[in-house]
Molecule: Bacterial RNase P class A
Organism: Streptomonospora mangrovi
RNA sequence: AGAGUCGGCCAGGCGGUCGCGGCACCGCGUGCGGUGUCGAGGAAAGUCCGGACUCCACAGGGCAGGGUGGUCGGUAACACCGACCCGGGGCGACCCGCGGGACAGUGCCACAGAAAGCAGACCGCCACCGGCCCGACCGGUGGUAAGGGUGAAACGGUGGUGUAAGAGACCACCAGCGGCCGGAGCGAUCCGGUCGGCUAGGUAAACCCCACCCGGAGCAAGGUCAAAAAGGGGGAGCGAUCAGUUCCCCCGCGCGAACGCUUGAGGGCGGCCCGCCCGAGGUUCGCGGGUAGACCGCACCGAGGCUGACGGCAACGCCAGUCCCAGAUGGAUGACCGCCCGGUCCCCAGCGGACCGACAGAAUCCGGCUUACCGGCCGACUCUUCCC
Numbered sequence: 001a002g003a004g005u006c007g008g009c010c011a012g013g014c015g016g017u018c019g020c021g022g023c024a025c026c027g028c029g030u031g032c033g034g035u036g037u038c039g040a041g042g043a044a045a046g047u048c049c050g051g052a053c054u055c056c057a058c059a060g061g062g063c064a065g066g067g068u069g070g071u072c073g074g075u076a077a078c079a080c081c082g083a084c085c086c087g088g089g090g091c092g093a094c095c096c097g098c099g100g101g102a103c104a105g106u107g108c109c110a111c112a113g114a115a116a117g118c119a120g121a122c123c124g125c126c127a128c129c130g131g132c133c134c135g136a137c138c139g140g141u142g143g144u145a146a147g148g149g150u151g152a153a154a155c156g157g158u159g160g161u162g163u164a165a166g167a168g169a170c171c172a173c174c175a176g177c178g179g180c181c182g183g184a185g186c187g188a189u190c191c192g193g194u195c196g197g198c199u200a201g202g203u204a205a206a207c208c209c210c211a212c213c214c215g216g217a218g219c220a221a222g223g224u225c226a227a228a229a230a231g232g233g234g235g236a237g238c239g240a241u242c243a244g245u246u247c248c249c250c251c252g253c254g255c256g257a258a259c260g261c262u263u264g265a266g267g268g269c270g271g272c273c274c275g276c277c278c279g280a281g282g283u284u285c286g287c288g289g290g291u292a293g294a295c296c297g298c299a300c301c302g303a304g305g306c307u308g309a310c311g312g313c314a315a316c317g318c319c320a321g322u323c324c325c326a327g328a329u330g331g332a333u334g335a336c337c338g339c340c341c342g343g344u345c346c347c348c349a350g351c352g353g354a355c356c357g358a359c360a361g362a363a364u365c366c367g368g369c370u371u372a373c374c375g376g377c378c379g380a381c382u383c384u385u386c387c388c
């Protein structure tokens, strides 16, 4: 200098003129004004995981169903994160993994090929017999799977002994598999020694088996208050102390049907079963009526942010200090002007000109994952080349 790998940060800035939402305070004519302060993201997105929280609800057992899949840690938890092991890719830094089981069982491996789970003889090789005289060639019987061919893959490799010809039939050295022993490691696993037989394909991201885990619904969850019509009860006034009517307070939907009232109707517990629970002017169904408002949930106790020390390879933990950083509800951040910043292109190379500045907007909240994205900055490491 070039080419790469991994990680982190920013997400346009400043000023002016108007215009928005929350909170606090002040003023006043009670809905207006003023001052101060705060005010969209790294993904707010997808709704794919895990939770906090709320209700069912007091919350058990089993079947089915679903999820995860190397080991050890982290975390509130997870399918997430970290480190390591094994396998694969890369010269390397590094990257990838639906990573338990094919000896529980059932499937599938097209085409080609003789044959693709216990297989197989297409071309071959050998022995014997015959045809036609040795040979050559052809046919039959038997043996064979070392050589050739097909294929992604042919049931170990190389070299020999042996054989009629061969073959782990046998031998030596290897690879693989299994047993035993020793060592390192928390472990997955790795290393070494020894023995054995001769070798038991692939696929589970096919069904399946094994191990572990799993209630449901969701802030439109769930609460509080107010209002309200028919209707009911009470009180006061008026009235002829009758009828009726006005006002106030409280409760509060009405009508009908069916079943039932503790010998249990009906309902609830993700699907089913057991079991459990609610339940008596109860449950379900039909018709009709009122309300659709305000507040909480909802942001200062939060698995919170930032900084630093210590521990740890790391994820992270713990301690100390410091900060409060949106809470809307037809739904708030906008518009204009000027200067600067960054990028691209042109050029007469000047502090010139033109154009562009992405993806994209909270709605209970948090930890992740995935996807989208114009550009800029920083750090570490690898390889190649050159110079000192």
Base pairs, nucleotide, nucleotide: 001384002383003382004381005380006379007378008377009376010375012340013339014338015337016336017335018334020039021038022037023036024035025034026033027032028031041359045370046369048368049367050366051365052364053218054217055216056215060274061273062272063271065214066213067212068211069210070084071083072082073081074080085099086097087096088095089094100209101208105207106206107203108202109201122148123147124144125143126142127141128140129139130138131137156174157173158172159171160170161169175199177196178195179194180193181192182191183190184189222296223295224294225293231251232250233249234248235247236246237245238244253288254287255286256285257284258283259282266278267277268276269275304323305322306321307320308319310317311316341357342356343355344354345353346352